[in-house]
RNA sequence: UUCUUAUCCAGAGAGAUGGAGGGACUGGCCCGAUGAAAUCUCAGCAACAGGCAUUUGAGGCACUGUGCUAAUUCCAGCAAGACAACCUUGGCAGAUAAGAA
Numbered sequence: 001u002u003c004u005u006a007u008c009c010a011g012a013g014a015g016a017u018g019g020a021g022g023g024a025c026u027g028g029c030c031c032g033a034u035g036a037a038a039u040c041u042c043a044g045c046a047a048c049a050g051g052c053a054u055u056u057g058a059g060g061c062a063c064u065g066u067g068c069u070a071a072u073u074c075c076a077g078c079a080a081g082a083c084a085a086c087c088u089u090g091g092c093a094g095a096u097a098a099g100a101a
Stems, first nucleotide, its partner, number of pairs: 001101008013042005021031003025077004043069003048065003051061002073093001078090004
């Protein structure tokens, strides 16, 4: 990097450095000098894999490897539900984990 499977309406932020961007892409709409990205420290959330304990099972702990801590993946993008609006469902794309090539 690609493929497969699962999940994505829940949850969880302070400080230091830094100094203008950020929310994947496009459109929208937001966040940002009352300090963006990024890096570091500490804290927290979750429970995918490993581990531990237990169990018929559901489930438990949070030690290890990840992940995450504005807004539903912020909303939409393609299609179907006759059509406008709205809404619903499925998909695409993306993210994360585990496995494979």
RNAcentral holds the sequence, with entries from Rfam.
SAM riboswitch aptamer (S box leader) from Gracilibacillus dipsosauri, 101 nucleotides, folded computationally.
Model confidence (mean pLDDT): 86 of 100.
NCBI's taxonomy places the organism under Bacteria, Bacillati, Bacillota, Bacillaceae, Gracilibacillus.